[in-house]
Molecule: transfer RNA
Organism: marine eukaryotic metagenome
RNA sequence: CGUUUUAGCUUAGUUGGUGGAGCGUGGGACUGUUAAUCCCAAGGUCAUGGGUUCGAGCCCCAUAAAC
Numbered sequence: 001c002g003u004u005u006u007a008g009c010u011u012a013g014u015u016g017g018u019g020g021a022g023c024g025u026g027g028g029a030c031u032g033u034u035a036a037u038c039c040c041a042a043g044g045u046c047a048u049g050g051g052u053u054c055g056a057g058c059c060c061c062a063u064a065a066a067c
Base pairs, nucleotide, nucleotide: 002067003066004065005064008023009022010021011020017054025041026040027039028038029037047063048062049061050060051059
């Protein structure tokens, strides 16, 4: 100097307009039991602090961490 930082993990998020998915976790259905399958739910100060804006995960600045 460059890239990256979003749920417990892996990650999507286009031109600024209420942040999603898979796995995992909890509950339920199914059954001789478990597993598998299906349904539902919880879980996010979007790394931190500021700024711009009616409104920021997204734009700007600084800082931190990883590569």